Annotation
A computed fold for a 393-nucleotide part of an RNA from a marine metagenome, annotated as large-subunit ribosomal RNA, domain III. The prediction has a mean pLDDT of 80. RNAcentral holds the full RNA, with entries from SILVA. Its Rfam family is "Bacterial large subunit ribosomal RNA".

Context: one part of a larger RNA
RNA sequence: UAGUAAUAAUAAAGAGAGGUGAGAAUCCUCUCCGUCGAAAGGGCAAGGGUUCCUUAGCGCUAAUCAUUAGCUAAGGGUUAGCCGGUCCUAAGGGCAACCGUAACACGGAUUGUCCGAAAGGGAAACGCGUUCAUAUUCGCGUGCCAUACAGAUACGAUUUCGGUAACGAUAGCUUACUUUCAGACGUUUCGGGCUAGGGUUUACUACGCUGUCGCGUGGUUUAACUAGUAUAAAUCCAUGGAGAGCCGUAAUGGCGAGAAGUGGAUUAAAACUAGGAACAGGAGCAAUCUAAACUCAAGGCCGGGAACCCGUGAAAAUGGAAGUAAGAAGGAUUCUGUAUGACCGUACCAAGAACCGAGAAAAGUGCCCCUGGCUGAGAAGGCCUAGACGUCU
Numbered sequence: 001u002a003g004u005a006a007u008a009a010u011a012a013a014g015a016g017a018g019g020u021g022a023g024a025a026u027c028c029u030c031u032c033c034g035u036c037g038a039a040a041g042g043g044c045a046a047g048g049g050u051u052c053c054u055u056a057g058c059g060c061u062a063a064u065c066a067u068u069a070g071c072u073a074a075g076g077g078u079u080a081g082c083c084g085g086u087c088c089u090a091a092g093g094g095c096a097a098c099c100g101u102a103a104c105a106c107g108g109a110u111u112g113u114c115c116g117a118a119a120g121g122g123a124a125a126c127g128c129g130u131u132c133a134u135a136u137u138c139g140c141g142u143g144c145c146a147u148a149c150a151g152a153u154a155c156g157a158u159u160u161c162g163g164u165a166a167c168g169a170u171a172g173c174u175u176a177c178u179u180u181c182a183g184a185c186g187u188u189u190c191g192g193g194c195u196a197g198g199g200u201u202u203a204c205u206a207c208g209c210u211g212u213c214g215c216g217u218g219g220u221u222u223a224a225c226u227a228g229u230a231u232a233a234a235u236c237c238a239u240g241g242a243g244a245g246c247c248g249u250a251a252u253g254g255c256g257a258g259a260a261g262u263g264g265a266u267u268a269a270a271a272c273u274a275g276g277a278a279c280a281g282g283a284g285c286a287a288u289c290u291a292a293a294c295u296c297a298a299g300g301c302c303g304g305g306a307a308c309c310c311g312u313g314a315a316a317a318u319g320g321a322a323g324u325a326a327g328a329a330g331g332a333u334u335c336u337g338u339a340u341g342a343c344c345g346u347a348c349c350a351a352g353a354a355c356c357g358a359g360a361a362a363a364g365u366g367c368c369c370c371u372g373g374c375u376g377a378g379a380a381g382g383c384c385u386a387g388a389c390g391u392c393u
Stems, first nucleotide, its partner, number of pairs: 014032006033390004041370003044366001047349002051347001052076006061069002081144002083345003087121002092115006098108003125142005145341008155330001160169003173327010186308005192302003197296006203220007221280001225275005234266006245255003281290003309313001355364001372384004
């Protein structure tokens, strides 16, 4: 040189007032300001294991402080027939038999049996309320399933009815066997029907503003389940009788092996209608109030078409139906009632502080689930709701 440069990733930023307290930049409250918003919000799995909640503390931990805390101490907290495990099988594994061997504790195809998925298959629950901390578990209300028992009935002992037909109606029991369907399934792509959800308009309502007209903000919600109703696509039936063609699709296409046209049958959803259900929830100090229409629209639900393959895209439990044979005359899979539904998990975090990396670490961690508005092809980018943060301590 100079009290100059610099003072540690652009993931955010603080300020004022009040409170508590021995003590406050750092704790609490309020008002502004700022940040995220396919996340830095909400819910799970793994993993952790009490970190959850309350009270009392500040010697330790916190890269400062601390009256604070994922720290210390004490006490409290996890409630299930219906959410999971539990059951089933998969790749695979264990055991036994058998074979190999002089022999086995070793190896092996097959058979039998058991295990093997908290993302595959699968009996059944939703709404509201409640706690300092749990809730599809508690409470209230409304439902549903399985098993057992009891009662009742349908039906039944030799066998149908309606319709031209597609098809419809009609539900006997037990055992064995057989058949068949569901469970039960690839990838790519293209239509259709819906809903969740969103938007707009009008109306009603509460509040606020306003001299009047009027304007602004908020709200207007509805589960499982039960009963019913359709049509779409697709398939089928009857009628009909087609070519210098006609019909039809987003596309491929279809037609005397019967096109168009006409009339019918089967048949879907988280579809629609009613109940559930207003005594709930919501708005309002209270009285009281608590809608409609139109429109967009899904990676959700339902149902179709096409293309591709030297690749053809699990299994079992379990459930349904039909047939055959045999048996008993009774007797449900329908209705009603009663009883039972054990055991294990359930707190909290799920991450720029509760997991892993020696750490409150800019790394890593599931092709997990939900994810609003404006702009937009969009889960991009930007801005903003709900909600969460300003602790890079």